[in-house]
Molecule: Glycine riboswitch aptamer
Organism: Saccharothrix violaceirubra
RNA sequence: AGAACCCGCGCGGGAGAGUCCUCGGCACGCGCCGGGGCGCCGAAGGAGCAAGCACCCCGCACACUCUCAGGCAGCGAGAACCGCUCGGGCGAG
Numbered sequence: 001a002g003a004a005c006c007c008g009c010g011c012g013g014g015a016g017a018g019u020c021c022u023c024g025g026c027a028c029g030c031g032c033c034g035g036g037g038c039g040c041c042g043a044a045g046g047a048g049c050a051a052g053c054a055c056c057c058c059g060c061a062c063a064c065u066c067u068c069a070g071g072c073a074g075c076g077a078g079a080a081c082c083g084c085u086c087g088g089g090c091g092a093g
Stems, first nucleotide, its partner, number of pairs: 005089004010084004018038001020037007039072003045068001046066003052060002
């Protein structure tokens, strides 16, 4: 001085699914907010394991499956994942 890899902050991008029924409140005009019912979505998290991986044992495991949680007008929030800077770790050469 340092590739690749890992972690974190920040910035940018970032989907899906009813505002259907009903009740209450506010306004009293469109509408807005909350509760319940049914329906629906999966890309926080969580759980499962048939592919697959690993194998002495314990197992691991997807963007797959389930939807406990979360979410379903718009806005906003959140958001797996991707890109970039910075910081840290490890460290090929």